Predicted 3D model of an 80-nucleotide RNA (transfer RNA) from a Nitrospirota bacterium. Rfam family: tRNA. About the family: Transfer RNA (tRNA) molecules are approximately 80 nucleotides in length. Taxonomically the source falls in Nitrospirota (Bacteria, Pseudomonadati).
RNA sequence: GCGAGGGUGGCGGAAUUGGUAUACGCACCAGACUUAGAAUCUGGCGGGAAACCAUGGGGGUUCAACUCCCCCCUCUCGCA
Numbered sequence: 001g002c003g004a005g006g007g008u009g010g011c012g013g014a015a016u017u018g019g020u021a022u023a024c025g026c027a028c029c030a031g032a033c034u035u036a037g038a039a040u041c042u043g044g045c046g047g048g049a050a051a052c053c054a055u056g057g058g059g060g061u062u063c064a065a066c067u068c069c070c071c072c073c074u075c076u077c078g079c080a
Stems, first nucleotide, its partner, number of pairs: 001079007010026003019063001028044005046053002056072005
């Protein structure tokens, strides 16, 4: 330099037709249990006081975008 695939909560990671963003797991918080803790069980949990904001950054298409299009950043793999 060329080609392919990725970037989503605190972390890993789904979202299969463009239509409630964050299923599920881990972590964390509260409670039960225990002399106390671990483990286990139950419930909660994106950010923010709120209005609102949020899928790597910016722009576009659309009534509506994590999803489609363009540019850029970054990571991984392959080729040279």
Model confidence (mean pLDDT): 80 of 100.